[in-house]
RNA sequence: GCGGAGGGCCGGGCGGCCGCGGGGCAACUCGAGGAAAGUCCGGACUCCAUCAGGCAACGGUGCCGGGUAACGCCCGGCCGGGGCAACCCGAGGGAUAGCGCCACAGAGAACAGACCGCCGGGAUGUCGUUCCGGCAAGGGUGAAACGGUGGGGCAAGAGCCCACCGGGGGGCUGGCAACAGCGCCCGCAUGGCAAGCCCCACCGGGAGCAAUGCCGAAUAGGGGCCGCGCGCCGAAAGGUAGGGACGUCUGAUCCCGAGCGGUCCGGGUUGGCAGCAUGAGCGGCGGGGUGACCCGUCGCCAGCAGAUGAAUGGCCGCUACCGGGGUCCGAUCCGUCGGGGCCCGGCACAGAAUCCGGCUUACAGGCCCUCCGCGCGC
Numbered sequence: 001g002c003g004g005a006g007g008g009c010c011g012g013g014c015g016g017c018c019g020c021g022g023g024g025c026a027a028c029u030c031g032a033g034g035a036a037a038g039u040c041c042g043g044a045c046u047c048c049a050u051c052a053g054g055c056a057a058c059g060g061u062g063c064c065g066g067g068u069a070a071c072g073c074c075c076g077g078c079c080g081g082g083g084c085a086a087c088c089c090g091a092g093g094g095a096u097a098g099c100g101c102c103a104c105a106g107a108g109a110a111c112a113g114a115c116c117g118c119c120g121g122g123a124u125g126u127c128g129u130u131c132c133g134g135c136a137a138g139g140g141u142g143a144a145a146c147g148g149u150g151g152g153g154c155a156a157g158a159g160c161c162c163a164c165c166g167g168g169g170g171g172c173u174g175g176c177a178a179c180a181g182c183g184c185c186c187g188c189a190u191g192g193c194a195a196g197c198c199c200c201a202c203c204g205g206g207a208g209c210a211a212u213g214c215c216g217a218a219u220a221g222g223g224g225c226c227g228c229g230c231g232c233c234g235a236a237a238g239g240u241a242g243g244g245a246c247g248u249c250u251g252a253u254c255c256c257g258a259g260c261g262g263u264c265c266g267g268g269u270u271g272g273c274a275g276c277a278u279g280a281g282c283g284g285c286g287g288g289g290u291g292a293c294c295c296g297u298c299g300c301c302a303g304c305a306g307a308u309g310a311a312u313g314g315c316c317g318c319u320a321c322c323g324g325g326g327u328c329c330g331a332u333c334c335g336u337c338g339g340g341g342c343c344c345g346g347c348a349c350a351g352a353a354u355c356c357g358g359c360u361u362a363c364a365g366g367c368c369c370u371c372c373g374c375g376c377g378c
Base pairs, nucleotide, nucleotide: 001374002373003372004371005370006369007368008367009366010365012319013318014317015316016315017314018313020031021030022029023028033349037360038359040358041357042356043355044354045208046207047206048205058204059203060202061201062200063077064076065075066074067073078092079090080089081088082087093199094198098197099196100193101192102191115139116138117135118134119133120132121131122130123129124128147165148164149163150162151161152160166188167186168185169184171182172181173180174179212274213273214272215271222265223264224263225262226261227260228259231240232239233238242256243255244254245253281300282299283298284297285296286295287294288293321346322345323344324343325342327340328339329338330337331336
C1' cells in the first nucleotide's frame, strides 16, 4: 500500500425570532431514542377467595460449565462444518423403547437386490443366442445401495483372510463437565429423518397500568322514611269506569289508568388523583475473575420529560460533514495528484405513554481500537 476479520462510539454545533407541554407567585427552568419500533422472550408491580404442593393435559427449553432477579439472553469452553488466516456458522439430548416416513430415478430403499456385467456347466449354432447354477468386484440409478483403501485368496468373487482407516464394546490417563488422548478386545452385528409422533430431563396458574386503589358532581334514574293526595271493587296484586294511539267513525288490538313535595342512602357515566418517575439507577476510584459479571467505597439525581387525540416544533443566519459543477495555484512519470476561493444540492432511521433486563429489525454519514493474509521499503 491492497484485500479482509472482530469490537466500541457519535447520530451535527452555535446564535436570533416565533411557538408547544410540565414545574414555579415570579425571575426562570426542564422537555425523546440508539433503537422510544416489532411486542418476540424474561421480570418488577397489581388483581383474580387461595396460587403452597402433587397428578394429568397443554406449551416451552434442550452439548457442558458459569453469570443473572429471571430468560429462549450473555460469557467461557467442547464437538461438527466453512475459511490460507484473523474469524464465522450450527433447534447441538435420545434412532438396539415403540410407531411412522424415505419422493423421483432405479433390478433393489432396510433384516434389500441382480438391469448391464464376471465365472462354471448344458443346448443350439459358429464365437453369437438361450437355459441352469455361482458371485456382487466393476458399470448404471439415487440425497442415501447394508463399511472404505490396498494386498492375499478364488472358477469368478466376497471381512473369506491380512494391514491401515472407520465403527462398536470395555479399560486407563487428563478435565468439575461436555469431551479428548492412548492401549486392549470384536471382522463388523441394527442407513437416514425426532424443524413426524414419541421418550427423557428441566421450566411454566391466569389476566394485564384500559392492572388496581381513592374522590366524585350537574342532570336523569333506583331504594328507604315522612307529609299531602289518589272515581269504583279489592288488604294488595289486579280489575273496571274513564282517557289516549293507529288520517276520521265503529269494532278489534295496544298503552295509560296517582302522583306531588321533603329528606336520607347506595350504585354508575363525564371527570379528577394515586399507581408514575429513587431505580435489578448513573458516574468515579479500589479489589476479585480469562470473561459475562461480582464485591467495597465515595459522589449525583433540585420543581428537572411525564403528555392523555397525546407537548418536545418551525423559520433564518454562520459553521462542520458529504456529493456535484466550474475556476485558480503547486507538483507531475502528462495518466493524474494535492490545496484555496465561488455556485448548487444533500444531511438518515425513526419518535416516549407503568417501569426494567434482553433479542430482533431499520438507519444518511462519520470516528476510534485490535487482529489476519499478500506485496514493497528499511
This is a predicted structure of a 378-nucleotide RNA (Bacterial RNase P class A) from Pseudoroseicyclus sp. CXY001. A source record names the gene rnpB. Its mean pLDDT, the model's own confidence on a scale to 100, is 76. RNAcentral holds the sequence, with entries from ENA.